[in-house]
Molecule: c-di-GMP-I riboswitch aptamer
Organism: Desulfatibacillum alkenivorans DSM 16219
RNA sequence: GAAAGACAAAGCCAAACCUGCUGCGAGGCAGGGACGGAAAGCCACGGGUCCCAUAAACAGACAUGCGGAUAGCCGGGUUACCAUU
Numbered sequence: 001g002a003a004a005g006a007c008a009a010a011g012c013c014a015a016a017c018c019u020g021c022u023g024c025g026a027g028g029c030a031g032g033g034a035c036g037g038a039a040a041g042c043c044a045c046g047g048g049u050c051c052c053a054u055a056a057a058c059a060g061a062c063a064u065g066c067g068g069a070u071a072g073c074c075g076g077g078u079u080a081c082c083a084u085u
Base pairs, nucleotide, nucleotide: 002085003084005082012037013036017032018031019030020029021028022027035072041078042077043076045075046074047073048070049069050068051067052065053064054063
């Protein structure tokens, strides 16, 4: 440096749900809690999904947004512990 995570060690993160705070919302944060995770560390770059706003009666869909959420949807980028080859 590459491959791969079978057996281990030290540790790490924390879904649903509950409580509080926050946001129009999707959601976020904190505490409890563990379904899981070998990058469930970090980055919205590509795709997906979701929310909000915008157009003419209503509803829905599409479209648009240098608006937003999701990294625990997938891909990509980047950094890294342990042990194996």